[in-house]
RNA sequence: GGUGAACGCUGGCGGCGUGCUUAACACAUGCAAGUCGAACGCUUUGGCUUUCUCGCAAGAGAGAGUCAAGGAGUGGCAAACGGGUGCGUAAUAGAUAAGCAAUCUACCCUUAAGACUGGAAUAACCUUCUGAAAAGAAGGCUAAUACCGGAUAUUAUGACUUUCUCGCAUGAGAGAGUCAUGAAAGAUUUAUCACUUAAGGAGGAGCUUAUUCCUGAUUAGCUAGUUGGCGGGGUAAUAGCCCACCAAGGCAAUAAUCAGUAGCUGAUCUGAGAGGAUGGUCAGCCACACUGGAACUGAGAUACGGUCCAGACUCCUACGGGAGGCAGCAGUGGGGAAUAUUGCACAAUGGAGGAAACUCUGAUGCAGCGACGCCGCGUGAGUGAAGAAGUCUUUCGGGAUGUAAAACUCUGUCAAGAGGGACGAUUAUGACGGUACCUCUAAAGGAAGCUCCGGCUAACUAUGUGCCAGCAGCCGCGGUAAUACAUAGGGAGCAAGCGUUACCCGGAUUUAUUGGGCAUAAAGGGCGUGUAGGCGGUUUUUUAAGUCAGAUGUUAAAUGCUAAAGCUCAACUUUAGCCUGCAUUUGAAACUGAAUUGCUAGAGAUCAGGAAAGGAAAGCGGAACUCACAGUGUAGCGGUGAAAUGCGUAGAUAUUGUGAGGAACACCAGUUGCGAAGGCGGCUUUCUGGCCUGAAUCUGACGCUGAGGCGCGAAAGCGUGGGGAUCAAACAGGAUUAGAUACCCUGGUAGUCCACGCUGUAAACGGUGUUCACUAGGUGUUGGUGGUAUAAAUUCCAUCGGUGCCAAAGAUAAUUCGUUAAGUGAACCGCCUGGGAAGUACGGCCGCAAGGUUGAAACUCAAAGAAAUUGACGGGGACCCGCACAAGCAGUGGUACAUGUGGUUUAAUUCGACGGUACACGAAGAACCUUACCAGGGCUUGACAUCUGUAGAAUCCGCUGGAAACAGUGGAGUGUCCGCAAGGAAGCUACAAGACAGGUGGUGCAUGGCUGUCGUCAGCUCGUGUCGUGAGAUGUUAGGUUAAGUCCUUUAACGAGCGCAACCCUUGUUUUGUGUUGCUAACAGUAAUGAUGAGCACUCACAAAAGACUGCCUAUGUUAAGUAGGAGGAAGGUAGGGAUGACGUCAAGUCCUCAUGCCCCUUACGUCCUGGGCCACACACAUGCUACAAUGGCCGUUACAGAGGGCUGCCAAGGAGCGAUCUGGAGCUAAUCCCAAAAAAACGGUCUCAGUACGGAUUGCAGUCUGAAACUCGACUGCAUGAAGCUGGAAUUGCUAGUAAACGCAAAUCAGCAUAUGUUGCGUUGAAUACGUUCUCGGGUCUUGUACACACCGCCCGUCACACCAUGAGAGUUGGAGGUACCCAAAGAACAUGUGCUAACCGCAAGGAAGUAGUGUUUUAAGGUAAAGCCAAUGAUUGGGGUGAAGUCGUAACAAGGUA
Repeated sequence: GGUGAACGCUGGCGGCGUGCUUAACACAUGCAAGUCGAACGCUUUGGCUUUCUCGCAAGAGAGAGUCAAGGAGUGGCAAACGGGUGCGUAAUAGAUAAGCAAUCUACCCUUAAGACUGGAAUAACCUUCUGAAAAGAAGGCUAAUACCGGAUAUUAUGACUUUCUCGCAUGAGAGAGUCAUGAAAGAUUUAUCACUUAAGGAGGAGCUUAUUCCUGAUUAGCUAGUUGGCGGGGUAAUAGCCCACCAAGGCAAUAAUCAGUAGCUGAUCUGAGAGGAUGGUCAGCCACACUGGAACUGAGAUACGGUCCAGACUCCUACGGGAGGCAGCAGUGGGGAAUAUUGCACAAUGGAGGAAACUCUGAUGCAGCGACGCCGCGUGAGUGAAGAAGUCUUUCGGGAUGUAAAACUCUGUCAAGAGGGACGAUUAUGACGGUACCUCUAAAGGAAGCUCCGGCUAACUAUGUGCCAGCAGCCGCGGUAAUACAUAGGGAGCAAGCGUUACCCGGAUUUAUUGGGCAUAAAGGGCGUGUAGGCGGUUUUUUAAGUCAGAUGUUAAAUGCUAAAGCUCAACUUUAGCCUGCAUUUGAAACUGAAUUGCUAGAGAUCAGGAAAGGAAAGCGGAACUCACAGUGUAGCGGUGAAAUGCGUAGAUAUUGUGAGGAACACCAGUUGCGAAGGCGGCUUUCUGGCCUGAAUCUGACGCUGAGGCGCGAAAGCGUGGGGAUCAAACAGGAUUAGAUACCCUGGUAGUCCACGCUGUAAACGGUGUUCACUAGGUGUUGGUGGUAUAAAUUCCAUCGGUGCCAAAGAUAAUUCGUUAAGUGAACCGCCUGGGAAGUACGGCCGCAAGGUUGAAACUCAAAGAAAUUGACGGGGACCCGCACAAGCAGUGGUACAUGUGGUUUAAUUCGACGGUACACGAAGAACCUUACCAGGGCUUGACAUCUGUAGAAUCCGCUGGAAACAGUGGAGUGUCCGCAAGGAAGCUACAAGACAGGUGGUGCAUGGCUGUCGUCAGCUCGUGUCGUGAGAUGUUAGGUUAAGUCCUUUAACGAGCGCAACCCUUGUUUUGUGUUGCUAACAGUAAUGAUGAGCACUCACAAAAGACUGCCUAUGUUAAGUAGGAGGAAGGUAGGGAUGACGUCAAGUCCUCAUGCCCCUUACGUCCUGGGCCACACACAUGCUACAAUGGCCGUUACAGAGGGCUGCCAAGGAGCGAUCUGGAGCUAAUCCCAAAAAAACGGUCUCAGUACGGAUUGCAGUCUGAAACUCGACUGCAUGAAGCUGGAAUUGCUAGUAAACGCAAAUCAGCAUAUGUUGCGUUGAAUACGUUCUCGGGUCUUGUACACACCGCCCGUCACACCAUGAGAGUUGGAGGUACCCAAAGAACAUGUGCUAACCGCAAGGAAGUAGUGUUUUAAGGUAAAGCCAAUGAUUGGGGUGAAGUCGUAACAAGGUA
């Protein structure tokens, strides 16, 4: 884009079309084929004329004639057309083009001739009979354009004789002659019609040929009337169409036969075209008419509305017998997703009959129904607000719907009502139809929906829902902020329709002729040889099949296209022109073909050399190995990661000698050689194939490829017979392991070897078919030949053949290929068309078997795959770093206790943190408070904020109840500011109402902020340029160097940013300034003290400066960066320490610091209070502390810091107490006073190795302090008690110098206090060790592999178990279609017979001729029987396959995947 469509929602009008795609299922009812009286007789009714009889007449009866209408019958024509359907049919069809010298033709037209003379019947009708009916029988009468005899007749037919002309053949045509045979019908009234014969025409029909004409080879052979001949028969006509005889043919890989499906065409849809799909309406042809068979009649049928027979079905029946065929028009049932009225008319067009009038016509013309399709029109138009209402939304300001509505002003298409009124018809006749069309009336009145809005794809928000409900064409959406579901508002598109479904073409170059591919994505046959076929060098001549050009015929009409015309336009209709093919014919001759003449460039042959693991057979050789024997010799050998099994004192292994056996051939040996491939490796001989080089000569296209065919074809395997040393599936044992049917070890059988036969496959790989031609080079190597140079080895140059690497152009998706092409071309073959199922099933062929070859489908998925990129990872590699290891020191893990966590418990034991990166963490301090938890008691605008109103100052002191909160009550008290006053204002309190407060409630996976971690690791990026199709790369790699992406050099890169470093603080040195509260050298002074005068030199403090930069020297390094050593210096290579944390990672942590979206609670999840809990305790873990002692404990004495804190505070001296502490009150808002005693250390004494004079847990008693309050649940003191513990398993932590270790001091929090033994700081004493980077952990750079990308905590395989699905096998069972053979055999036909019967003719007659019933034979439908094959369905059971959110067992593959 399309449709004969259907379904959902909706639906105003008209025109033109169109409408059972399914059950060729069954059909009630009506109609669809009749007509002619001018062919014929009879009969009925009516009219008219007339005759006879009766009657006075009226009239009645009978007859004749005539006119009109009707009935059945004889006869003629039609019924073979028209109409329907698509069952069958793959060719007896259709289409196109030819042919019939092999034919027929009623009606119609033209021409010629004719129509003479006789005869016998029969239906109707009448009578009788049978039957329910349908129908039939017998007898009698009658007519014809019905039937029959005779005559006449050619250009008829047949036979014979003969002449001419023509044809592609059989032959055809024309003429002459003789013989034979064959015609006729009348009607009517005057003009025709009809009839007979013959010829021609038109139209129609029949037959023949060529081309074309769907799928399957898992259908490869088919055929006996089959193919042909001769002779008959038969037909309108050819022909095995039929028959007899003869021959053995005919068809087939260019697809016969068989199976499946199907009416064919003009055309229709689509497409740029080539094509693909379709064949409904319209038109041509064919086939069919309930199913099967058959003929009759006829010009024509094997006959839709005829006949006969058989069958199925339906109906009627008196059971004896009969009737029927809608795939005609309507209509009914049924089927189905689905398809219309039992309409009007013959007015038109056409058909049949007729002389005509006319009759018939469900053909046809019309109408009805259906948005089924196409086309046209309408559902109103203008004005109308900074914009009503409603609705939606909102950041609450607004925005949107929206000029939309309302309102005002207009118009009248369609529809409605009224009036007029056609064409179609010639002169008459109009179903449509009072229709089309025209005019008038009235009124915006009666007339809009559907789908969509995540991307593709035009169009976005809100609410609800919460992986639910649902959506979905593909991708996908939905798990609490859904533009994707549902609803709403808004928007987009189309519009009387809009969507969905189904199907076709397109896009799809996705079957590729136009117009694809095959190294790695699917795809080159394992290799050769060669048949058919395809293709083929150069030249001469001819031909004209292909090819090209012209002409003619045909290509039905319709359709289509172009140009016009008619309906108001359009759809629709009409006219004209064009229309790819086929055939015939005339020409051309370049190319291809065919025939022919040559040629030598392809191919082959001859001669001479040459290299080689080419093949087959026979023989020979040495090393090694194993075994046997003998000698020497003694305790082990062997094997592994380590072991063990195994061998060995019966003498192994080792070693020496001899012998036997089988297999394989070290070194040479090489991206060397040979072969078609598989493959080939010691030496010699014989036989044999191919190849290369050189030179001339010969043949003369002999060539290339190659479907089938044939041959070769590794290893393993099979058969028969040998052989058997080694190695070694299976198997056994030992190990390893969770297991180990493996990897490792010890053994070991088939096999490995030979001969003959089979198998026929491999990652049979260059993953690259064979052949030929062309298209830059460079460099190896191998085999020849020629030349140059050389004394020679040999070198160099050229060339031919082979084999490698690099690379240009070019190619490629890229990787890569690149004269050995995957480049550019030619020829031929093979193969591919998403993944899986599956190289499976079934079938065929091959095989002894194993199995091979050919080779699907159902079902299932939306991917599978290739190459490359960036990461990440590796039980890959290289380099480097780090208290990472190592070297050391001290610990942890064991004890007791402390603290945290888990678990358990509990009314509650509030919450968070969970590898590293939670666990002395939030918490720098839980008795109440804190507090978030629990129990109980209270409050509800609230404990807290803002706003409104009323009242009151605020505030203070009491009393009662209560656990308190709170409730009740008494008293005191009247303030500040403005204002003269009245009054007002601010603050506070109480009451009232509602807006609101409040929430440590949820979500850290909605967030901000802050933080941890990798990691103070050296990285992370950008701009421009360049390279690449691209992702990306380069820069940032490389060589050095550094703590460092630090710096240098190189460099398609050049620069830059965030990081590093530096800048900042602090410690270490010096100088300068200042000099109290600090200091004291000199002077003064004191019993003594920097206490004081004095001083600022020193220390110190506070400021400001200086200083260090690889700056200098030597060496080294690339001339560099730098590195090593040295000098000087307080300090030397970053001087020590701190602060400082790149891009990012972990949905890391925190909603309980704070902030915050959304959700939730609102007399409670808020708030107040009392008490309890966070402190529980079988246990487990983490972090610490104290120890286990003599380098120690205890007692005594004597020293030396730094940094801090202090007014709700630090608290001195003095006094009391054993002590905690109390008292006391000086000083200090601090370089002034206080905390404050530093401790280890040193000196002296004691203890003497023990559960102790170590250790201090636990417990008892007595106290101190803080605080309303120390029971749960504080710290401290004294006395008493005196537990475990004697240096700690596996494992594991910290630390590289003023460090570890040891020692004490201070601070924050804090009423008090810890279990603070924590944390953060401060100083005192003060070590050991580092060979080094193999290993562990972590990190960085480069590289490599990858099937990973949620990134190895990755991915992923197979069995088993469960559920579902499709499918194979299956004892069988059932059904179907076709064929074969046989039996029976209807109707019919042919032939024979016809003794029965018979009108026409002959005959005087008898009889004859002729015909016929019947009978027989042949043929044959249906039916039956039998065997075999095919197809389908189904089947207990069974096999594998596929799919499925969490199953089981292992871990096979991806990294060296841990055995590549």

The RNA shown here (small-subunit ribosomal RNA) has 1460 nucleotides and comes from a metagenome. RNAcentral holds the sequence, with entries from SILVA. Its Rfam family is "Bacterial small subunit ribosomal RNA". The coordinates come from a structure-prediction model, not an experiment, and the mean pLDDT is 83.